Overview
A computed fold for a 340-nucleotide RNA from an Acidimicrobiia bacterium, annotated as Bacterial RNase P class A. Taxonomically the source falls in Acidimicrobiia (Bacteria, Bacillati, Actinomycetota). The sequence is in RNAcentral, with records from ENA.
RNA sequence: CGAGCCGGCCGGGUGGUCGCGGUCCGGCAUGACCGGGCCGAGGAAGGUCGGGGCUCCAUAGGGCAAGGUGCUGGCUAGCGGCCAGUCGGGGUGACCCGCAGGAAAGUGCCACAGAGAACAGACCGCCGAUGGCCCCUCGGGGCACAGGCAAGGGUGAAACGGUGCGGUAAGAGCGCACCAGCGCCCGGGGUGACCCGGGCGGCUCGGCAAACCCCACUCGGAGCAAGGCCGAACAGGGACGGGCGGCCCGCCCAAUGUCCCGGGUAGGCCGCGUAGAUGGAUGACCACCGGCGCCGCUCCGGCGGCGCUACAGAACCCCGCCUACAGGCCGGCUCGCCAU
Numbered sequence: 001c002g003a004g005c006c007g008g009c010c011g012g013g014u015g016g017u018c019g020c021g022g023u024c025c026g027g028c029a030u031g032a033c034c035g036g037g038c039c040g041a042g043g044a045a046g047g048u049c050g051g052g053g054c055u056c057c058a059u060a061g062g063g064c065a066a067g068g069u070g071c072u073g074g075c076u077a078g079c080g081g082c083c084a085g086u087c088g089g090g091g092u093g094a095c096c097c098g099c100a101g102g103a104a105a106g107u108g109c110c111a112c113a114g115a116g117a118a119c120a121g122a123c124c125g126c127c128g129a130u131g132g133c134c135c136c137u138c139g140g141g142g143c144a145c146a147g148g149c150a151a152g153g154g155u156g157a158a159a160c161g162g163u164g165c166g167g168u169a170a171g172a173g174c175g176c177a178c179c180a181g182c183g184c185c186c187g188g189g190g191u192g193a194c195c196c197g198g199g200c201g202g203c204u205c206g207g208c209a210a211a212c213c214c215c216a217c218u219c220g221g222a223g224c225a226a227g228g229c230c231g232a233a234c235a236g237g238g239a240c241g242g243g244c245g246g247c248c249c250g251c252c253c254a255a256u257g258u259c260c261c262g263g264g265u266a267g268g269c270c271g272c273g274u275a276g277a278u279g280g281a282u283g284a285c286c287a288c289c290g291g292c293g294c295c296g297c298u299c300c301g302g303c304g305g306c307g308c309u310a311c312a313g314a315a316c317c318c319c320g321c322c323u324a325c326a327g328g329c330c331g332g333c334u335c336g337c338c339a340u
Stems, first nucleotide, its partner, number of pairs: 001336010012289007020040008028031001042311001046322002049320005054223004067218004071085005086100001087098004101214002106212002108208003123153002125149003130146002132143004161179006180204002182201008227270004236261005241253004290309008
């Protein structure tokens, strides 16, 4: 200098004019008035995905079913979150990604192609020792009928370990050496997932659990339109009375009347917050200054023109996750090239 990786942060400023919501103070002309002060969106307020607070409903206790989660240790009120690690995969590297329990419990599936897809399989191929048939110079030779073979070819994502030697009629872990995998045992390290080393066993056992299933843990439902308080009027329906009074008398009111239902309805308030509505305020315009990109000029110091200046916007609150975003800043690290 170039190309990258990781973490954190910012995401326009000043002034003017006209406005909006809340609250406090003041005024008099007492109104949804006027004037003034103060406060008034975000890193995601977004998606509403996970968890919790709060509220109502349900609920003896235990179990089953259904759902969710799924390497280990820790953090957390909790989570499907975060931190640190293990294993697997990717990258030269900084680093990144993982829907990461069990397939040697059981069931099921493995398209197409292929002979055969899991106690495999004979299409091409090899053999034919043994039995059979034929020939014979009796030494043997031939056929490929029975039968044997998983070495080679071919199909496939995958064909029942690999290489070599021995072995055989031909072959084959059939035997052996080494390698790989699996299981068991031992030693060491780690809280643990797991890692390192050694030994034994020819054990060679395919994949899929985002198929059923098994194991472990976890889990009641609905949501601020939750829910609580106050509470009309009209239509329509019913009663025949109502008030004063303990009761009677009495007085007063009243059929164009009174009371009840209609209805805990409409509506209002709370829930509700140092922004806080309940049809939803937090804005618009102008000027100047910034930031970035492109073009032109240049005395290489700069100057001028044009363009861009995002995503988005609280609605009960909180903790997370995910997604969107013009442009920029800071810190750490990696790789390549050049110079010293």